Predicted 3D model of a 134-nucleotide RNA (SAM riboswitch aptamer (S box leader)) from Agrilutibacter solisilvae.
Rfam family: SAM riboswitch aptamer (S box leader). Rfam links the family to the GO term regulation of gene expression.
RNA sequence: CAUCCAUCGAGACCGGCUGAGGGAAAGGCCCUUUGACGCCGGGGCAACCUACCGGACGCGCUCCUCCCCCACGGAGCGAUGUCCGGGAAGGUGCCAAUUCCUGCGGUGCGCCUGCGCGCGCCGGAAGAUGGUUG
Numbered sequence: 001c002a003u004c005c006a007u008c009g010a011g012a013c014c015g016g017c018u019g020a021g022g023g024a025a026a027g028g029c030c031c032u033u034u035g036a037c038g039c040c041g042g043g044g045c046a047a048c049c050u051a052c053c054g055g056a057c058g059c060g061c062u063c064c065u066c067c068c069c070c071a072c073g074g075a076g077c078g079a080u081g082u083c084c085g086g087g088a089a090g091g092u093g094c095c096a097a098u099u100c101c102u103g104c105g106g107u108g109c110g111c112c113u114g115c116g117c118g119c120g121c122c123g124g125a126a127g128a129u130g131g132u133u134g
Stems, first nucleotide, its partner, number of pairs: 001134002004131005013042005021031003026102003043095003048091003052086006059078006099126001104123008
């Protein structure tokens, strides 16, 4: 960087340095010299991945088990897969506003003679983060 998958209405801030922008882009709206963005230190949130613990289901083996075999049922053990829960050690991530809102397509309701406007819903696009693969 590309590909695919999942999630994106919850949650979580102090100090130091610096000094004018920032919220991806456009429009809006907002944050900001009562110090933005960024960097550093500390703290926290969350639970995507790894490791760990417990459970359910599935799988295999052994036993109950018989003259032998099989099936059903039960018990024990094992590794692994899926799912659920716990926890927070490690790898990330995150700590203004729903991804701050909108755009593109469809649709519901209300208003309007109508163009259209307002409030919603579903999907899409773009983006962010994690993981898979290359």